[in-house]
Molecule: transfer RNA
Organism: Alphaproteobacteria bacterium
RNA sequence: GCCGCCGUAGCUCAGUGGUAGAGCGCGUCAUUGGUAAUGACGAGGCCGAGAGUUCAAUUCUCUCCGGCGGCA
Numbered sequence: 001g002c003c004g005c006c007g008u009a010g011c012u013c014a015g016u017g018g019u020a021g022a023g024c025g026c027g028u029c030a031u032u033g034g035u036a037a038u039g040a041c042g043a044g045g046c047c048g049a050g051a052g053u054u055c056a057a058u059u060c061u062c063u064c065c066g067g068c069g070g071c072a
């Protein structure tokens, strides 16, 4: 320099056009003599940034930023 993949909750990941979910973690409550475990409820992200297409974009297109890999 060229090509490809990835970027979504504190962490690991799903969702791939109709205003976002799980597991773990965190908080409160219940249960116990107490802890752990278990159960219930809750908080937490407008989806890396900008622009375009569309009635509507996390999703499609373009540019940029960051990470990983391949080739040279």
Base pairs, nucleotide, nucleotide: 001071002070003069004068005067006066007065010024011023012022013021018055026042027041028040029039030038048064049063050062051061052060